[in-house]
RNA sequence: CCUGAGAAAACCAAACCUACCGUGAGGUGGGGACGGAAAGCUACGGAUCUUUUCAUAAAGACAGCCGGGUUACCUCAA
Repeated sequence: CCUGAGAAAACCAAACCUACCGUGAGGUGGGGACGGAAAGCUACGGAUCUUUUCAUAAAGACAGCCGGGUUACCUCAA
C1' cells in the first nucleotide's frame, strides 16, 4: 500500500418509543440496537421523497439508495 479476521480497542446507531422544531419530506435531544470498515464529511450526478404549481418548473429533504469528491482509527493472513 492492499485487505477487512468468529482479532483487539475505540466509534456510529435502523425500526420503535419520547420531547421539541418544520405545512411537509424530515431534523435535533433522550431511550433503544437492526446493522455498519468510512453508517465520518460533502447534495456534485442519478434515484427516491416533500411543498407550491393546471403544467412547465421552482424551492426543499435524504450521505444508513447507487456513484463522485474529500479526510481518517485499527489491522492477522495473503
Description:
The RNA shown here (c-di-GMP-I-GGC riboswitch aptamer) has 78 nucleotides and comes from Candidatus Vecturithrix granuli. The model forms 95% of the base pairs in the Rfam consensus. Model confidence (mean pLDDT): 84 of 100.